[in-house]
RNA sequence: ACUGCUGAUAUGCCUAAUCCCAGGCGCCUCGCCAGGGAGCCGGGGACCCACCGCAUCUGGGGUGAAUCCACAUCGAUGGACGGGCUUCCUCCAGCCCGAACCCGUCAGCUAACCCGGUAGGCGGAAGGAGAGGAGAG
Numbered sequence: 001a002c003u004g005c006u007g008a009u010a011u012g013c014c015u016a017a018u019c020c021c022a023g024g025c026g027c028c029u030c031g032c033c034a035g036g037g038a039g040c041c042g043g044g045g046a047c048c049c050a051c052c053g054c055a056u057c058u059g060g061g062g063u064g065a066a067u068c069c070a071c072a073u074c075g076a077u078g079g080a081c082g083g084g085c086u087u088c089c090u091c092c093a094g095c096c097c098g099a100a101c102c103c104g105u106c107a108g109c110u111a112a113c114c115c116g117g118u119a120g121g122c123g124g125a126a127g128g129a130g131a132g133g134a135g136a137g
Base pairs, nucleotide, nucleotide: 011123012122013121014120018038019037020036021035023033024032025031026030039118040117041116042115043114044113049108059106060103061102062101063100067080068079069078070077071075081098082097083096084095085094088132089130090129091128092127
């Protein structure tokens, strides 16, 4: 000097998933259980509008970016399209992801109204151009 592994700082990222208040119990300055509110997020739910012959079926629907198509190969494949990061922002360039789960035969939109969620998982010194803002001298 280079490469790999482990840990880690400023703190950063995906996501709705953040903040405040307060009760009981216990092995008691910590832990467990059960709550309330704000903010954010999702679902159900009229008129109007939309859809609308019946039956069968492998029904149908929801959260989410996470879908579709093609192929002799079924793949770390290719394409279309959707999503994320790049450390204030935008553009460029570059790098990634396209899962998983839920409802239970049932739901178009939808005011009032009703119901629910607020989990979890990672990274780590950091490209170019431009505008704006802030700070210091």

Predicted 3D model of a 137-nucleotide RNA (c-di-AMP riboswitch aptamer (ydaO/yuaA leader)) from Streptosporangium becharense. Of the family's consensus pairs, 92% are formed in the model. The source organism's lineage runs through Bacteria, Bacillati, Actinomycetota, Streptosporangiaceae and Streptosporangium. Its Rfam family is "c-di-AMP riboswitch aptamer (ydaO/yuaA leader)". About the family: This family represents a conserved RNA structure found upstream of the ydaO and yuaA genes in Bacillus subtilis and related genes in other bacteria. The ydaO/yuaA element is thought to act as a genetic 'off' switch for the ydaO and yuaA genes in its native state. It is believed that the element may be triggered during osmotic shock leading to activation of ydaO, a predicted amino acid transporter gene, and members of the yuaA-yubG operon which code for KtrA and KtrB K+ transporters.